[in-house]
RNA sequence: GGGCCCAUAGCGCAGUCUGGCUAGCGCAACUGACUCUUAAUCAGUAGGUCGAGGGUUCAAAUCCCUCUGGGCUCA
Numbered sequence: 001g002g003g004c005c006c007a008u009a010g011c012g013c014a015g016u017c018u019g020g021c022u023a024g025c026g027c028a029a030c031u032g033a034c035u036c037u038u039a040a041u042c043a044g045u046a047g048g049u050c051g052a053g054g055g056u057u058c059a060a061a062u063c064c065c066u067c068u069g070g071g072c073u074c075a
Stems, first nucleotide, its partner, number of pairs: 001074007010027004020058001029045005051067005
């Protein structure tokens, strides 16, 4: 230098292929119940400008382009 893949909540992931409800799940965090207390269990709450910028569209996490970071591979 060429090709391919990945980036979504504090952590691990789904959703993307086929654009459309207010973006979800588990763990963690917080609050409450229970308990002598802790843990466990149960109920609830909060947390995201979907890596960045631009484009297409009535509408973009999803499609297109560029860039950044990471991984694999060819030379």
Notes
A computed fold for a 75-nucleotide RNA from a Nanobdellota archaeon, annotated as transfer RNA. The sequence is in RNAcentral, with records from ENA. NCBI's taxonomy places the organism under Archaea, Nanobdellati, Nanobdellota. The coordinates come from a structure-prediction model, not an experiment, and the mean pLDDT is 83. It matches the Rfam family "tRNA". By type it is a transfer RNA.